[in-house]
Molecule: transfer RNA
Organism: hydrothermal vent metagenome
RNA sequence: GCGGGUAUAGUUUAGUGGUAGAACAUAUCGUUGCCAACGAUAAAACGGGAGUUCGAUUCUCCCUACCCGCACAA
Numbered sequence: 001g002c003g004g005g006u007a008u009a010g011u012u013u014a015g016u017g018g019u020a021g022a023a024c025a026u027a028u029c030g031u032u033g034c035c036a037a038c039g040a041u042a043a044a045a046c047g048g049g050a051g052u053u054c055g056a057u058u059c060u061c062c063c064u065a066c067c068c069g070c071a072c073a074a
Base pairs, nucleotide, nucleotide: 001070002069003068004067005066006065007064010024011023012022013021018054026042027041028040029039030038047063048062049061050060051059
């Protein structure tokens, strides 16, 4: 340099053109003599920009980061 893939709560992930769920973790409350466990509740996310669209996390383009392969150079 060329090609491909990935990017969603703190972490691991689901998901679809119509306002995004889960698990673990966290906080509060309950239960307990305390802790743990359990139960309830709460907070927390679509990498950035542009385009298409009535509507974009989803489709298109560019950028960024990471991963894989190929090529070149040393």